Model confidence (mean pLDDT): 80 of 100. A computed fold for a 74-nucleotide RNA from a Patescibacteria group bacterium, annotated as transfer RNA. The source organism's lineage runs through Bacteria and Bacteria candidate phyla. The sequence is in RNAcentral, with records from ENA. It matches the Rfam family "tRNA". Gene Ontology term of the family: triplet codon-amino acid adaptor activity.
RNA sequence: GGCAGGGUAGCUCAGCUGGUUAGAGCGGGCGCUUCAUAAGCGUCAGGUCGAGGGUUCGAGCCCCUCCCCUGCUA
Numbered sequence: 001g002g003c004a005g006g007g008u009a010g011c012u013c014a015g016c017u018g019g020u021u022a023g024a025g026c027g028g029g030c031g032c033u034u035c036a037u038a039a040g041c042g043u044c045a046g047g048u049c050g051a052g053g054g055u056u057c058g059a060g061c062c063c064c065u066c067c068c069c070u071g072c073u074a
Base pairs, nucleotide, nucleotide: 001073002072003071004070005069006068007067010026011025012024013023019057028044029043030042031041032040050066051065052064053063054062
């Protein structure tokens, strides 16, 4: 350099053919429970969906350019 896969919450990831509120687990705050802690239960917060542009009534999803990570290859 070429090819392939990936980038979504603090972390690990889901998100089907473009559609309604963007989710789960872990973690965090608060509460319940306990003599207390852990565990358990409830609840809350936390996201410019890598960046910019385009298509569309509508984009995490489609198209273009760029950035970053991983693998293969020369």